[in-house]
Context: one part of a larger RNA
Molecule: large-subunit ribosomal RNA, domain I
Organism: Sporomusa rhizae
RNA sequence: GGCAUACGGUGGAUGCCUAGGCGCCAAGAGCCGACGAAGGACGGGGUAAGCUCCGAUAAGCUGCGAUGAGCCGCAAGCAGGCUUUGACUCGCAGAUGUCCGAAUGGGGGAACCCGGCGGUGGUAAUGCACCGUCACCCAUGCAAUUACGCAUGAGGAGGGCACCCGGGGAACUGAAACAUCUAAGUACCCGGAGGAAAAGUAAUCAAACGAGAUUCCCUAAGUAGCGGCGAGCGAACGGGGAAGAGCCCAAACCCUGUUCGACAUUGGAUUUUCGACAUGCGACAUUCGAAGGGAGACGAAAGUCUGUCAAACCCUAUCGAAAGUCUAAAGUCGAAGGUCGAAUGUCGAGCAGGGGGUUGAGGACUGACAAAAGUUAGGCCAGGUCUAGUCGAACUACCUGGAAAGGUAGGCCGCAGAAGGUAAAAGCCCUGUAAGCGAAAGACAGAGCCUAAUGGUCAGAAUCCAGAGUACCACGGGACACGAGGAACCCUGUGGGAAGCAGGGGGGACCACCCUCCAAGGCAAAAUACUCCUUGGCGACCGAUAGCGCAUAGUACCGUGAGGGAAAGGUGAAAAGCACCCCGGGAGGGGAGUGAAAGAGAACCUGAAACCGUAUGUCU
Repeated sequence: GGCAUACGGUGGAUGCCUAGGCGCCAAGAGCCGACGAAGGACGGGGUAAGCUCCGAUAAGCUGCGAUGAGCCGCAAGCAGGCUUUGACUCGCAGAUGUCCGAAUGGGGGAACCCGGCGGUGGUAAUGCACCGUCACCCAUGCAAUUACGCAUGAGGAGGGCACCCGGGGAACUGAAACAUCUAAGUACCCGGAGGAAAAGUAAUCAAACGAGAUUCCCUAAGUAGCGGCGAGCGAACGGGGAAGAGCCCAAACCCUGUUCGACAUUGGAUUUUCGACAUGCGACAUUCGAAGGGAGACGAAAGUCUGUCAAACCCUAUCGAAAGUCUAAAGUCGAAGGUCGAAUGUCGAGCAGGGGGUUGAGGACUGACAAAAGUUAGGCCAGGUCUAGUCGAACUACCUGGAAAGGUAGGCCGCAGAAGGUAAAAGCCCUGUAAGCGAAAGACAGAGCCUAAUGGUCAGAAUCCAGAGUACCACGGGACACGAGGAACCCUGUGGGAAGCAGGGGGGACCACCCUCCAAGGCAAAAUACUCCUUGGCGACCGAUAGCGCAUAGUACCGUGAGGGAAAGGUGAAAAGCACCCCGGGAGGGGAGUGAAAGAGAACCUGAAACCGUAUGUCU
């Protein structure tokens, strides 16, 4: 040193277990968000690092309900408290809810910085603190057009597993290479919506018979076809099922309103011309009066008088009055004309609202009759369901054992012998299970009732209406199982461009006949798809290198970053987790004690192998 045997160490396989996963079924829910989400940051405990919970009211506050003796989370200890005046716990409703985040007063390198306005508090005052408010877009109303403003809005914004619709759109790969082709309209990106979405009541099919919206499944059928006729791609008709639902506009026509135009009538305003009228300035003539003069009468003179019923004076370059005539401008009235605006009526056109009407057996229109079933919306509401709970039958003894649920013996319940737990294997010990019962508050669906709206038939046939840059055509693309093909049908980028019911589309080029349908407007449940999430249940699913990446962790760690991404379960029935003594600095060990077991002592169930020792035997 090899080999063998025995006994150990190391190691953590195996067995057993499950706290966690995986898949499926049924039911529910199918959204959250400026009333500030999803997701976070930072805080909050007597002591407090993490998780959980919560938010300066901070492991919590209030009300209502359930429950009923304990409680102060995981999670012990110390200290201190709460609670039958009902704590803790559970449910419903509310309050509070820092900062960031769509983040929205402005800024910003997220969780920070700096403001305006109003209010409150504080100061002698400023500074300061607190509360509220201040982004943008859209719609509507009002205002405004060098204007861009004000108000209102449970409008928008962002997030969310998959499913859905739309706009874009690969490559690897396959073709045994590769280019058409395939992969595949897949992956991926963007926009949008809903609990489903989309589609949808024939300008559809069919085939000489007929069917009667859409969607989904089975079939037809790997058929007919397409295809460097390669690789591959791959229908439809028809049949059987699931479900079942049909409706509304536009237009013709009628009514109303409004705007515009034409015509007529009425009355108005303004202006031109003409005429008339009265007033006023002025002019002319007449009359009267005053004054003056002349003349006359009376009177001696001064002076007076020139009147009246009748007879008997004159003048005025002065003043006043009256009526008359003429007349510029202005005024009033009338006539004619022009302009402006108004009302009414008729006709025409546009717009708006209401009625009407909705299909291929049409409608308007004219005439006659009828007035409901049903549908939609809203409200009320019996009973039901959900979100806490509650009631709930029946067993003992002995034996083994550390422990009885095991064994033995004798019973019992069962609408309950599902399951889990209890020291081992329990229908009758506990939680439960079957069958019942239950809500102050909130939510869900809802029979039935009420209200409102809507909701028809026949005949006639002259006229009118029935979706236009549309159908269709050409060119270029796309999509149809169909790759340009004989290529219809569908969509449309460019150009051209109808008919109008005696009309138009389709029946796989095209034409005829025939059949069938009515485009160019709109809405719509169910059958179908999915599951981040809630509840219950199930599994010839896993059992710790398995099962999700995670028995929890997107943690530790790696990376500038996008991103990548672990390992790690088990004492025991119960900590009863070894008081005390001995060796040792300690680690550790030996006693003692606990326990059924300590060869279960926390590096803790079992404890394989590699590997490392010790002892003995044997070989060299």